[in-house]
Overview
A computed fold for a 247-nucleotide part of an RNA from Coscinodiscus granii, annotated as large-subunit ribosomal RNA, domain VI. It is recorded under the gene name rnl. The full RNA is in RNAcentral, with records from ENA.
Context: one part of a larger RNA
RNA sequence: AUUAAAAAAACUGAAAGAUUUAAACUUUAGUACGAGAGGACCAAGAAAAAAAAACCAAUGGUGUAUCGGUUGUUUUAUCAAAAGCAUUGCCGAGUAGCUACGUUUUUAUUAAAUAAAUACUGAAAUAAUUUAAGUAUGAAUUUAUUCUUGAAAAUAGUUUUUUUAAAAACGUGAAAAACUAUCACGUAAUAGAUAUAUUGUGUAAGAGUUGUAAAAUUUUUAGCAAAUAUAAUACUAAAAAAUAAAA
Numbered sequence: 001a002u003u004a005a006a007a008a009a010a011c012u013g014a015a016a017g018a019u020u021u022a023a024a025c026u027u028u029a030g031u032a033c034g035a036g037a038g039g040a041c042c043a044a045g046a047a048a049a050a051a052a053a054a055c056c057a058a059u060g061g062u063g064u065a066u067c068g069g070u071u072g073u074u075u076u077a078u079c080a081a082a083a084g085c086a087u088u089g090c091c092g093a094g095u096a097g098c099u100a101c102g103u104u105u106u107u108a109u110u111a112a113a114u115a116a117a118u119a120c121u122g123a124a125a126u127a128a129u130u131u132a133a134g135u136a137u138g139a140a141u142u143u144a145u146u147c148u149u150g151a152a153a154a155u156a157g158u159u160u161u162u163u164u165a166a167a168a169a170c171g172u173g174a175a176a177a178a179c180u181a182u183c184a185c186g187u188a189a190u191a192g193a194u195a196u197a198u199u200g201u202g203u204a205a206g207a208g209u210u211g212u213a214a215a216a217u218u219u220u221u222a223g224c225a226a227a228u229a230u231a232a233u234a235c236u237a238a239a240a241a242a243u244a245a246a247a
Base pairs, nucleotide, nucleotide: 005163006162007161008160009159010158011157015149016148017147018146021049025045026044027043033038050107051106052105053104054103055102059100060099061098062097066093067092068091069090070089071086072085073084074083075082076081110144111143112142113141117137118136119135120134170186171185172184173183174182190237191236192235193233194232195230196229197228198226199225200224201223206219207218208217209216210215
């Protein structure tokens, strides 16, 4: 933008796409076969792999949020304690999120019509002949079955609800995200803030005691922090005014 008066929701399925791998090993069976050596078809199961999709409960990685340790140097007058710079200065851990090296699922099954091929009956041509009429079997193929998309399918579909405004814009945002769009909200729990839990780090500062001192120890499972969860609270910000308005 189109279809339909407008708005909202649920369907149908024309059509399109995806899927299509390869199997050790076990049983059948040391059977059929074969002098023996050796050694099956068919059939029933099937690990690991490969590919695809989704996910983060656990495992691992990352984690320039965070916590701690530490070197040099500058500053805060000084000790202590902090802050800045040095690849995040370096090092040790690490929540959320993201992620694979991780987890889960799938690659199933059946049918129809066929290819090569194999046949039945059967004449032309008294025989023969799979073919001329007629009939049957048959593939990882094709078409369906399965999964996804799908009213822009111009034959532009169907059904239900409502008859006020819908919508845009602006603002707070995330399950979304380049921008748009989508989704949750705008006086309400939308985001922040606050509380608790949990999680991370690992026992803060100050003071006391012990020691010549480095330091240890008590207060102290401390202090600091949070991207998480839960339950609340309008404290802050979602302002005011205005535009537009079909049948």